[in-house]
RNA sequence: GUCUGAAAAAGGCCACUUCAUCGAAAGAUGAAGGCGCAAAGUCACCGGUCUAAAGGGUUUCAACCCCACGACAGCGGGACCGCCGGA
Numbered sequence: 001g002u003c004u005g006a007a008a009a010a011g012g013c014c015a016c017u018u019c020a021u022c023g024a025a026a027g028a029u030g031a032a033g034g035c036g037c038a039a040a041g042u043c044a045c046c047g048g049u050c051u052a053a054a055g056g057g058u059u060u061c062a063a064c065c066c067c068a069c070g071a072c073a074g075c076g077g078g079a080c081c082g083c084c085g086g087a
Base pairs, nucleotide, nucleotide: 002087003086004085005084012037013036017032018031019030020029021028022027035074041080042079043078045077046076047075048072049071050070055066056065057064058063
């Protein structure tokens, strides 16, 4: 350096839920708490998924439809960085 593995050792992250805050929402942040994870580290480049404020359309007026410039890295691919063991 490459491939491979999580049996061991040292660790790491944090699902669901609750509280508080931000947000139109999806969701995010902090605390508690761990379902799980060998990249569940970082990145929105590609696909996918979620929301629909603004905008557009419909419309006996309150709704419906379209739509990402919003979000998800714990959906998959990809890029970059990385502890330990084995070959």
Predicted 3D model of an 87-nucleotide RNA (c-di-GMP-I riboswitch aptamer) from a Deltaproteobacteria bacterium. The organism belongs to Myxococcia, within Bacteria. It matches the Rfam family "c-di-GMP-I riboswitch aptamer". Rfam describes the family as follows. GEMM was predicted in a large-scale screen for bacterial structured RNA regulatory elements. It was read from a public genome assembly, where an Rfam model found it. The coordinates come from a structure-prediction model, not an experiment, and the mean pLDDT is 87.